[in-house]
RNA sequence: CAGGCCAUAGCGCAGUUGGUAGCGCGCCGGGCUGGGGGUCCGGAGGUCGUGAGUUCAAGUCUCACUGGCCUGA
Numbered sequence: 001c002a003g004g005c006c007a008u009a010g011c012g013c014a015g016u017u018g019g020u021a022g023c024g025c026g027c028c029g030g031g032c033u034g035g036g037g038g039u040c041c042g043g044a045g046g047u048c049g050u051g052a053g054u055u056c057a058a059g060u061c062u063c064a065c066u067g068g069c070c071u072g073a
Stems, first nucleotide, its partner, number of pairs: 001072007010025004019056001027043006049065005
């Protein structure tokens, strides 16, 4: 310098053909238990890396940028 892949909750990840984002662990509250552990119920927590574009509507499509990984020179 060129190409490819990745970026979604504290952590690990899913998200279909564009239709308003979920799972596990963790965290908070409660029930069972004398307590711990365990288990059950409920809850909080996200502007989907940043900025723009297309669209009635974008995590998803397009472009640029940032960061990480890989390959080639």
The RNA shown here (transfer RNA) has 73 nucleotides and comes from a Candidatus Berkelbacteria bacterium.
The same sequence occurs in records of 2 taxa.
The coordinates come from a structure-prediction model, not an experiment, and the mean pLDDT is 81.
Its Rfam family is "tRNA". It is annotated as a transfer RNA. From the family's description: Transfer RNA (tRNA) molecules are approximately 80 nucleotides in length.